[in-house]
RNA sequence: AGAGUUUGAUCCUGGCUCAGGAUGAACGCUAGCGACAGGCCUAACACAUGCAAGUCGAGGGGUAUGGCAGCAAUGCCAGAGACCGGCGCACGGGUGAGUAACGCGUAUGCAACCUGCCUAUGACAGGGGGAUAGCUCCCGGAAACGGGGAUUAACACCGCAUGACACAACGGGGCCGCAUGGCCUUGUUGUCAAACAUUCAUGGGUCAUAGAUGGGCAUGCGUGGCAUUAGGUAGUUGGCGGGGUAACGGCCCACCAAGCCCACGAUGCCUAGGGGUUCUGAGAGGAAGGCCCCCCACACUGGUACUGAGACACGGACCAGACUCCUACGGGAGGCAGCAGUGAGGAAUAUUGGUCAAUGGGCGAGAGCCUGAACCAGCCAUGUCGCGUGCGGGACGACGGCCCUACGGGUUGUAAACCGCUUUUGUACGGGAAGAAAAACCCCGACGUGUCGGGGCUUGCCGGUACCGUACGAAUAAGGAUCGGCUAACUCCGUGCCAGCGGCCGCGGUAAUACGGAGGAUCCGAGCGUUAUCCGGAUUUAUUGGGUUUAAAGGGUGCGUAGGCGGGCUUUUAAGUCAGCGGUGAAAGUUUGGCGCUCAACGUUAAAAUUGCCGUUGAUACUGGGGGCCUUGAGUGCGGUUGAGGUAGGCGGAAUGUGGUGUGUAGCGGUGAAAUGCUUAGAUAUGCCACAGAACACCGAUUGCGAAGGCAGCUUACUAAAGCGCAACUGACGCUGAUGCACGAAAGCGCGGGGAUCGAACAGGAUUAGAUACCCUGGUAGUCCGCGCCGUAAACGAUGGUCACUCGCUGUUCGCGAUACACCGCGAGCGGCCAAGGGAAACCGAUAAGUGACCCACCUGGGGAGUACGCCCGCAAGGGUGAAACUCAAAGGAAUUGACGGGGGCCCGCACAAGCGGAGGAACAUGUGGUUUAAUUCGAUGAUACGCGAGGAACCUUACCCGGGUUUAAAUGGGGAACGACAGGUGUGGAAACAUGCCCUUCUUCGGACGUUCUCCAAGGUGCUGCAUGGUUGUCGUCAGCUCGUGCCGUGAGGUGUCGGGUUAAGUCCCAUAACGAGCGCAACCCACGUCGUUAGUUGCCAUCAGGUAGUGCUGGGCACUCUAACGAGACUGCCGGUGUAAACCGCGAGGAAGGUGUGGACGACGUCAAAUCAGCACGGCCCUUACACCCGGGGCGACACACGUGUUACAAUGGCCGGUACAGAGGGCAGCCACCCCGCGAGGGGGCGCGAAUCUCCAAAGCCGGUCCCAGUUCGGAUCGGGGUCUGCAACCCGACCCCGUGAAGCUGGAUUCGCUAGUAAUCGCGCAUCAGCCAUGGCGCGGUGAAUACGUUCCCGGGCCUUGCACUCACCGCCCGUCA
Repeated sequence: AGAGUUUGAUCCUGGCUCAGGAUGAACGCUAGCGACAGGCCUAACACAUGCAAGUCGAGGGGUAUGGCAGCAAUGCCAGAGACCGGCGCACGGGUGAGUAACGCGUAUGCAACCUGCCUAUGACAGGGGGAUAGCUCCCGGAAACGGGGAUUAACACCGCAUGACACAACGGGGCCGCAUGGCCUUGUUGUCAAACAUUCAUGGGUCAUAGAUGGGCAUGCGUGGCAUUAGGUAGUUGGCGGGGUAACGGCCCACCAAGCCCACGAUGCCUAGGGGUUCUGAGAGGAAGGCCCCCCACACUGGUACUGAGACACGGACCAGACUCCUACGGGAGGCAGCAGUGAGGAAUAUUGGUCAAUGGGCGAGAGCCUGAACCAGCCAUGUCGCGUGCGGGACGACGGCCCUACGGGUUGUAAACCGCUUUUGUACGGGAAGAAAAACCCCGACGUGUCGGGGCUUGCCGGUACCGUACGAAUAAGGAUCGGCUAACUCCGUGCCAGCGGCCGCGGUAAUACGGAGGAUCCGAGCGUUAUCCGGAUUUAUUGGGUUUAAAGGGUGCGUAGGCGGGCUUUUAAGUCAGCGGUGAAAGUUUGGCGCUCAACGUUAAAAUUGCCGUUGAUACUGGGGGCCUUGAGUGCGGUUGAGGUAGGCGGAAUGUGGUGUGUAGCGGUGAAAUGCUUAGAUAUGCCACAGAACACCGAUUGCGAAGGCAGCUUACUAAAGCGCAACUGACGCUGAUGCACGAAAGCGCGGGGAUCGAACAGGAUUAGAUACCCUGGUAGUCCGCGCCGUAAACGAUGGUCACUCGCUGUUCGCGAUACACCGCGAGCGGCCAAGGGAAACCGAUAAGUGACCCACCUGGGGAGUACGCCCGCAAGGGUGAAACUCAAAGGAAUUGACGGGGGCCCGCACAAGCGGAGGAACAUGUGGUUUAAUUCGAUGAUACGCGAGGAACCUUACCCGGGUUUAAAUGGGGAACGACAGGUGUGGAAACAUGCCCUUCUUCGGACGUUCUCCAAGGUGCUGCAUGGUUGUCGUCAGCUCGUGCCGUGAGGUGUCGGGUUAAGUCCCAUAACGAGCGCAACCCACGUCGUUAGUUGCCAUCAGGUAGUGCUGGGCACUCUAACGAGACUGCCGGUGUAAACCGCGAGGAAGGUGUGGACGACGUCAAAUCAGCACGGCCCUUACACCCGGGGCGACACACGUGUUACAAUGGCCGGUACAGAGGGCAGCCACCCCGCGAGGGGGCGCGAAUCUCCAAAGCCGGUCCCAGUUCGGAUCGGGGUCUGCAACCCGACCCCGUGAAGCUGGAUUCGCUAGUAAUCGCGCAUCAGCCAUGGCGCGGUGAAUACGUUCCCGGGCCUUGCACUCACCGCCCGUCA
């Protein structure tokens, strides 16, 4: 000294929370010792029991009783208790209820007072009297206690005497004080005293004065909260007189007056003992008042006085009350807030201890007695301080635990063991204090006759304690909390939004450093944590030291009271202010120095400090008070000027509506479109006349005026203001302004008018899911006027007023500089841009939100709430003032990046539009959902799942189900042992797997090899987690974007670059530019197709030559052409014209096979969707191990009321069928493709040449030619079903394809809606291939044949890019959020 927490991130505002210290503490876990301190914070609740105040016989009477003598009577001696009397009991001790007060603190005053015991001084004590306790007798009562008779003493009580320096009254003189008044002196008169005891030492008594001590009273200042307490007060305020008191006083009383207190907070209510001090804090401050000290108050509650020097009296009295107890029921007793103790309350607070040894108190002459004051001890880790639980050595490091990348390593950890040492503490034994100095008494001495000094004697609760010594032996002694960030300390396991944690933020939903356990670590340590409370951090109430445009916060505006603040010169004063000195500020405490307990805490001593108050003496700059002067602040005057400033009256035209009348005819009106409405009884429209009310077009503005609200036709009257100019007048007269008063838009209210327009409410028509709205047709209040209320507003510049100061540029209004349409200057306004500066930023910037001064108002987290209650105002509506409980960890401001908008601009894409063909209806195929099932294995699920993983489910596949079986296992490697088997063949059981027989069974260079079995070690899992992952993939998207370095800008997030102007398919390029460059993307480089060339000619080709066939490049021959497949060329806006600075664009341009990216592919930036996949593979973690592994048979993945996706075939004539007849490309082929021939209607079968293929082969269809059908559920369509076959395969029942015959379903172009495609494309036609025994392929991937239509255009739908704007969104509009209900 700060930190965490609002956001995606940032800065700010702001609250919440944490780290520190403290405690009379409590609770949890733990606990060895000592010293010192502390210990009912709650029920001022109730209390059993004991103790806490007595003492004096040297004041008095005197007894019980005892002793002695005596036979006894009796005498003598001692003599408790009780009683009279004295002193004490008003101290000490407790408590904090009450009290907001002269109670306390501080400083003063008393000329208005008292003071026992003590000290000093002076004086005095003469002489009498009458009683009463006790005792004794009697009586009453249960008791407490009471009554009566008789008798008695005193230092008890009462007269008398003496008596002044005392007191009182009346006079004289002197001095003093702020006043009342006081002091000294003197005269006269009056008043009041006393007590004795005696051992003769002394102790007491009375009066008076003085002192000391203690008290009483009064005053200044200080000392809580609430104004939602604003008025209070009748003994109230004062006076006169009296009473009362120690004393002043309305303290009390009679009379008189009407005062007194209060916004500087009276009164009321709530709370509270105050201070020294304590805690905290840098301080200022805040909080507290336990222990100790001072003061106060109280003593069961309330009241009262008595006694006394002192009380209105804790352990006294009386009365009343509540409560408890006793009782014979008549009546009595009691007061722990003394010490201990009990119950109760409570989270919680001790022993019914010892001693008067010390200190102190009461009484006493004294011994002494009393003392729960005090000193000690006991209990409690309640706190502070101190000590210990050992010290050294000891492994590249034991065992065990824990962790890991696990043959091994790390950590626990020099820790342990083990070796050596020490002995505080402990145990045992021994010694053993200080605290004690005395008094009395004895002796001596001094002074001189009761005091002092010296010596002697006596006295210790604690305590045989502290302390010291000896012996023994590591021996007797460590825990608590924490370990996600803040905050120091990390891993494993368990758990699975469960259990739990949490001071704040927040952790936990299967890998949790945050839960629980463990190992380890960290912090502190006889303690450690938790809780509670206070201060701090919090400059978060801001005096030091904050704010108010937008975060909370400027009053709606003015006038003005109190108050605060205030111009220049001079003089005076000395209140504030400053300085010196004096007094006080108790002690303890705190701080510093020293000293004492072994140290420390603690104690002790000295100093400092106590920041304060009072007095006094000075100083006079500043502020204040008084006086004088001044003019610049302010005001007045004069002059001309300005304006929608205000009030009242008059006038005007346009528009609107209505009435009358004319013209005129079928509509008008209204809307997005309509309808309600009006209209043939004549509307709307139009002409004329009349009336009514309200508002004033153009001028008009970014203008003007006003304090604000607000003010607009013209004119008149009245009235207010401002600025400018002049400088005649006043002479600080000023500024601000709580309370107060006034003004105050609209709406609203009351009374009375008025009522054209508009128009809440209301009605109707529309819109809509609804439409109590928006739109339309009507329409009441109101809108207007007069008078009276209301008093609010986003009453805003969200910015209070006044004054001064601080660069420039520019527009405009009014005035001035004699005049001017120019230019310039000055003043006052209204605007814009900016320097400095300010600000969190946006922004403000002479009209400040800058720099200063003064005054007012207001703010202190969000919600609750401008609500409730109270009060005030109002006719009401309502307004003003204005909380709390509870709840949240935020609520906010400004700015940033994105995303988003039924915001804007620009621009793309088969996105729409324009077209062509489909889907959605049918049947079937296939996938999916659902349902079913023993199982219908699993995954994929908007776009981006659904003919997807499947490029081939009858068994296998196969992961699912049923059943049977195996347990080192299906494979591979290694170690060991045994064997020569195993395999194979063949039996048996069986559905098979498997089990079990029989037969047959190695090689060898002898080392072994091979193989099998057994055994050991490594298995296996399509079980889970795609939200732990790699890899791969889909999508945005082939979209044009995404970033970096350096620089610059910004407090920062971030921006700039990448924006702007053009251009492009493109962040493509150009220009511009605080940016300059660069990277990943784009493009290009790659492949295919299109043209040409070169090279090369077999299996390809055949122009020329020759041969040959029914015919064919069939043959010789030839590589020219086609083609094949390798390398090149070619296209670059290169050329021309035009436009343009350029990039580039335009042009049926030229040339060219191809033209502006030639066409198509491959190629997919930073990233998004926790997108998909653990079942392709890989892989972390978890799970199974005679099973969740493995083998086999069978079944299932093919189910079927339904629903959806993708397809196929159709519904027909641009067609179907029959016959004839052409032309591809790309691929495939040996368990294959199969020419050709034969058989079969056919699938196919039987023969069989060629070909591992530019050679052989699979091999076209639409088309073309001809025929037929005639619009029909058909010669369309082919589903379904029956029958018969073919082929593959171990096997076609579940569940194959194909062929033939028969059957011949739905369907006649498909609702809402929806998909593809821009050219060799769509559409249409067939062919091939992968997988594959076969095939459920109508799928997928390719190939060629035939071959269109359309695009005006970018408003709209969808998706996307760039710029900009708004935002309360940022898991980002599928967002956020509000209300109701549960």
Molecule: small-subunit ribosomal RNA
Organism: uncultured bacterium